[in-house]
RNA sequence: CCACGAGUAGCUCAUUGGCAGAGCAUCUGACUCAUAAUCAGACGGUAGCGGGUUCAAAUCCCGCCUCAUGGA
Numbered sequence: 001c002c003a004c005g006a007g008u009a010g011c012u013c014a015u016u017g018g019c020a021g022a023g024c025a026u027c028u029g030a031c032u033c034a035u036a037a038u039c040a041g042a043c044g045g046u047a048g049c050g051g052g053u054u055c056a057a058a059u060c061c062c063g064c065c066u067c068a069u070g071g072a
Stems, first nucleotide, its partner, number of pairs: 001071003005067003010024004018055001026042005048064005
């Protein structure tokens, strides 16, 4: 430099045009003599950045940034 893939909650990942979710973690409560486990609930995101298309974009298009893989 070229090709391809990825970037969404603290972490691992869903959501493939129409309300942004799950598990784990954290916090609170229940249970227990107590802790763990288990159960219930809560908290947590302007979806890497900037534009465009659309009535509507995490999702489609363009540019840039970061990471991984392959090639030169």
The prediction has a mean pLDDT of 85. Predicted 3D model of a 72-nucleotide RNA (transfer RNA) from a Planctomycetota bacterium. Taxonomically the source falls in Planctomycetota (Bacteria, Pseudomonadati). It matches the Rfam family "tRNA".